A computed fold for an 81-nucleotide RNA from Rubripirellula reticaptiva, annotated as c-di-GMP-I riboswitch aptamer. The source organism's lineage runs through Bacteria, Pseudomonadati, Planctomycetia, Pirellulaceae and Rubripirellula. The prediction has a mean pLDDT of 83.
[in-house]
RNA sequence: ACGAUAAAGGCAAACCGAACGUGAGUUCGGGACGCAAAGUUAUGGGUCCAUCGCCUUGCGGUGGAUUGCCAGACCGCCGAU
Numbered sequence: 001a002c003g004a005u006a007a008a009g010g011c012a013a014a015c016c017g018a019a020c021g022u023g024a025g026u027u028c029g030g031g032a033c034g035c036a037a038a039g040u041u042a043u044g045g046g047u048c049c050a051u052c053g054c055c056u057u058g059c060g061g062u063g064g065a066u067u068g069c070c071a072g073a074c075c076g077c078c079g080a081u
Base pairs, nucleotide, nucleotide: 001081002079003078010035011034015030016029017028018027019026020025033068039074040073041072043071044070045069046066047065048064052063053062054061055060
């Protein structure tokens, strides 16, 4: 570099319960659809968010969420090949 019908170990979608949030959604427990980076990071793009804050006459901008949407950066287990 590559990723197996290998070994050891790992993560945990939907859904359910509880808590939090205006919301996207998050956390904990249960649960496994999947994952070789489904480890870390909102840096770029994408997607999503309101009965909210700020700027603006307004249009609009910004703050938010998502890394299990795609890239980038950092770091890492095993060894058929």